[in-house]
RNA sequence: GGCGCGGUCGUUUAAUGGUUAGGACGCGGGCCUUUCAAGCCUGUAACCGGGGUUCGAUUCCCCGUCGCGCUA
Numbered sequence: 001g002g003c004g005c006g007g008u009c010g011u012u013u014a015a016u017g018g019u020u021a022g023g024a025c026g027c028g029g030g031c032c033u034u035u036c037a038a039g040c041c042u043g044u045a046a047c048c049g050g051g052g053u054u055c056g057a058u059u060c061c062c063c064g065u066c067g068c069g070c071u072a
Base pairs, nucleotide, nucleotide: 001071002070003069004068005067006066007065010025011024012023013022018055026044027043028042029041030040031039048064049063050062051061052060
């Protein structure tokens, strides 16, 4: 250089073009307990950047960027 795969809350991981963007862990608050832990309830916070297609894009297309792999 060429080709392929991937980038979503602090971490990890889902999501047929119409979801309140979900789960787990974490963190905040509450309940329980003499206290802590555990348990239960509740809240918190995310679609890598730009453009295109579409009534509508995390999702499809293009470019860029970063990471991983294969190859010369």